[in-house]
RNA sequence: ACCUUAUCAAGAGAAGGCUGAGGGACUGGCCCAAUGACGCCCGGCAACCGGCAGAUGCACGGUGCUAAUUCCAGCAGAACGGAUGUUCUGGAAGAUGAGGA
Numbered sequence: 001a002c003c004u005u006a007u008c009a010a011g012a013g014a015a016g017g018c019u020g021a022g023g024g025a026c027u028g029g030c031c032c033a034a035u036g037a038c039g040c041c042c043g044g045c046a047a048c049c050g051g052c053a054g055a056u057g058c059a060c061g062g063u064g065c066u067a068a069u070u071c072c073a074g075c076a077g078a079a080c081g082g083a084u085g086u087u088c089u090g091g092a093a094g095a096u097g098a099g100g101a
């Protein structure tokens, strides 16, 4: 790199520390960013797996997450509209967990 499966509308520092120019997967938009983003540490959220008690809970261990619905759309269908379009449904892609090969 690949396969299966579950979840993706909630939640988490608007004054923490270090660093210092990019970041939000891709494309198109639209945003965030020297009033300091991204990243790392700390803090926090959550509860997928394990653990402990057991119709549920704890948050001890392993991940994960911590701007915007997965930021929105990207393909197909439906409804509405005079119309660039709007809304809804499903899919694709992506992310994370668990399992497999």
Base pairs, nucleotide, nucleotide: 002100003099004098005097006096007095008094013042016041017040018039022032023031024030026074027073028072029071043066044065045064048062049061050060051058052057053056070093075090076089077088078087079086080085

The RNA shown here (SAM riboswitch aptamer (S box leader)) has 101 nucleotides and comes from a Halanaerobiaceae bacterium. It matches the Rfam family "SAM riboswitch aptamer (S box leader)". Rfam's curators write: The SAM riboswitch is found upstream of a number of genes which code for proteins involved in methionine or cysteine biosynthesis in Gram-positive bacteria. Its family is annotated with regulation of gene expression in the Gene Ontology. The sequence was found by an Rfam model in a public genome assembly. NCBI's taxonomy places the organism under Bacteria, Bacillati, Clostridia, Halanaerobiales, Halanaerobiaceae. The coordinates come from a structure-prediction model, not an experiment, and the mean pLDDT is 84.